A computed fold for a 100-nucleotide RNA from an Anaerolineae bacterium, annotated as Bacterial small signal recognition particle RNA. It matches the Rfam family "Bacterial small signal recognition particle RNA". Rfam classes the family as a non-coding RNA gene.

[in-house]
RNA sequence: GGUUGGGUCCUGCGCGGCGGGAGCCUGUGAACCUGGUCAGGUCCGGAAGGAAGCAGCCAUAAGCAGUCCCUCUCGGGUGACGCAGGGCAGCCUGGCCGGA
Numbered sequence: 001g002g003u004u005g006g007g008u009c010c011u012g013c014g015c016g017g018c019g020g021g022a023g024c025c026u027g028u029g030a031a032c033c034u035g036g037u038c039a040g041g042u043c044c045g046g047a048a049g050g051a052a053g054c055a056g057c058c059a060u061a062a063g064c065a066g067u068c069c070c071u072c073u074c075g076g077g078u079g080a081c082g083c084a085g086g087g088c089a090g091c092c093u094g095g096c097c098g099g100a
Base pairs, nucleotide, nucleotide: 001097002096003095004094005093006092007091008090009086010085011084012083013082014081015079016078018075019074020073021072022071023070025066026065027064028063034059035058036057037056042051043050044049
């Protein structure tokens, strides 16, 4: 001096991380218009017994709150990560060839 790789750069995918949402889970949650059980009282009955059923109690829907272990999903000014592709002016780095 020449040539050829890798990195830095870009794109996609994967994985990881972070954040949002949903599910799961926990709690709460209905005067009546949910369910169960229904004291008292009410109704039917001569009685035995039966019926509807408020409060209470239990459970639950939507909703609300919490949680972030797990699952799904979405996102990026996410990564000393992997794979594939692109790019390579400059910078960093390696191989090969030639010359003084």